[in-house]
């Protein structure tokens, strides 16, 4: 240089192939139980899906560029 895959909450990850309101676990908050604390059990908050630009009535999901990463190949 060429080529392949990867990128989703703070962490780990599932949905992509077949486009149709983003889930789970573990991390945080709250509140029950407890003399306290863990533990358990009940609710909450947490994601411009790496970025951009097309397709489409609609895009995490298709195109097509970028950018990071990982590996091959020369």
């Nucleotide at each position: 240089g060429c080529c392949a895959c990867c990128a989703u909450a703070g962490c780990c990850u599932a949905g992509c192939c077949c486009g149709g309101u983003a889930g789970a676990g573990c991390g945080g908050c709250u509140g029950a139980c407890u003399u306290g604390u863990a533990a358990u059990c009940a609710g909450c908050a947490g994601g411009u899906c790496g970025c951009g630009u097309g397709u489409u009535c609609a895009a995490a999901u298709c195109a097509c560029g970028c950018u990071g990463g990982u590996g091959g190949c020369u």